[in-house]
The part of an RNA shown here (small-subunit ribosomal RNA, central domain) has 347 nucleotides and comes from a Pseudomonadota bacterium. The RNAcentral record of the full RNA draws on ENA. It matches the Rfam family "Bacterial small subunit ribosomal RNA". Its family is annotated with structural constituent of ribosome and ribosome in the Gene Ontology. The source organism's lineage runs through Bacteria, Pseudomonadati and Pseudomonadota. Model confidence (mean pLDDT): 89 of 100.

Context: one part of a larger RNA
RNA sequence: CUAGGCGUAAAGCGCAGGUAGGUGGUGUUGUAAGUGAGGUGUGAAAUCCUGUGUCUCAAACACAGAACUGCACUUCAUACUGCAACACUUGAGGGCAGGGGAUGCCAGUGGAAUUCCCGGUGUAGGGGUGAAAUCCGCUGAUAUCGGGAGGAACACCGAUGGCGAAGGCAGCUGGCAAAUCUGUUCCUGACACUGAGCUGCGAAAGCGUGGGGAGCAAACAGGAUUAGAUACCCUGGUAGUCCACGCCGUAAACUAUGCACACUGGGUAUUGGAAGUAACCCUUUCAGUGCCGAAGAUAACUCGUUAAGUGUGCCGCCUGGGAAGUAUACUCGCAAGAGUGAAACUC
Numbered sequence: 001c002u003a004g005g006c007g008u009a010a011a012g013c014g015c016a017g018g019u020a021g022g023u024g025g026u027g028u029u030g031u032a033a034g035u036g037a038g039g040u041g042u043g044a045a046a047u048c049c050u051g052u053g054u055c056u057c058a059a060a061c062a063c064a065g066a067a068c069u070g071c072a073c074u075u076c077a078u079a080c081u082g083c084a085a086c087a088c089u090u091g092a093g094g095g096c097a098g099g100g101g102a103u104g105c106c107a108g109u110g111g112a113a114u115u116c117c118c119g120g121u122g123u124a125g126g127g128g129u130g131a132a133a134u135c136c137g138c139u140g141a142u143a144u145c146g147g148g149a150g151g152a153a154c155a156c157c158g159a160u161g162g163c164g165a166a167g168g169c170a171g172c173u174g175g176c177a178a179a180u181c182u183g184u185u186c187c188u189g190a191c192a193c194u195g196a197g198c199u200g201c202g203a204a205a206g207c208g209u210g211g212g213g214a215g216c217a218a219a220c221a222g223g224a225u226u227a228g229a230u231a232c233c234c235u236g237g238u239a240g241u242c243c244a245c246g247c248c249g250u251a252a253a254c255u256a257u258g259c260a261c262a263c264u265g266g267g268u269a270u271u272g273g274a275a276g277u278a279a280c281c282c283u284u285u286c287a288g289u290g291c292c293g294a295a296g297a298u299a300a301c302u303c304g305u306u307a308a309g310u311g312u313g314c315c316g317c318c319u320g321g322g323a324a325g326u327a328u329a330c331u332c333g334c335a336a337g338a339g340u341g342a343a344a345c346u347c
């Protein structure tokens, strides 16, 4: 020395399904592969180590022993692991009875507001700013009333709330589909956990084809500001934002915290159930969402039964800064680019 780590120092794949693999609950019996013990054989010599000796000493050399931590065969042991068989119910799944939800997809539908068009009333301004101007307006604007068109988003409820694996999801109604919670302990009987590859999903922007286009608005134009102003402010305004289908596959895709299971004081708020009691309340319990905090952890901040505590299983990832997420090669993509991903050199 035989590794230490990953919330913020480098480091958790954006998320899921799942193949191989790794790992795996309780009991009995068998087996004896792993495992443990003994024996036999072998493990060339030299080297290393120990002892003694020979060159005056030393290095060196000689002799003897030990060792060669290994392998093969054989006998035994059977706790643990494996394998085989049988059984079990607590893990897992299912049934039955209830529950809540912006979960997804499809279809229909509602009101407010903005803009535009038509008509009425009405007259000189309106708009905008720090102040202005560009801009709109006597071909009648702004304001106001009535009617119409069209697109997009859903005020209040609304929450520190809910659902979803993540991305994400919000007017209302219906249909289809899925997930989840509680109770029962009725059924199956370890069917489980993780998961390299692989497959699917994946905000916004962007791309292709065809629609749509109210508001907003990259680019662009003009007005201001300024020393300048390729900006911030203002007036306009095209892609885009919306829909259908197909690509893209990335984000501070963040809880910057992988998944599963077990264990380790509490308090408080809240969401959805159940049981007891029951006027409200309250008590117990399960599943979630927050805050505060014992023990413990941490470099500190902080975390703390929703762990960053104590353990187990499996996967991913890190190994000084820059060069660089660059070059090259390959794969994917219509492209934009994405994935994989160095080195020289330098500090």
Base pairs, nucleotide, nucleotide: 003319004318005317006316007301008300012315014201015200016199017198021194022193023192025088026087027086028085029084030083031082033081034080035077036076037075038074039073040072041071042070049065050064051063052062053061054060091191092188093187094186095184096183097182098181099180103177104176105175106174107173108172109171110154115149116148117147118146119145120144121143125136126135162169163168206247207246208245209244210243211242215241216240220236221235222234223233258314259313260312261311262310263309266292267291268290269289270288271287272286273285274284275283276282296303297302320347321346322345329340330339331338332337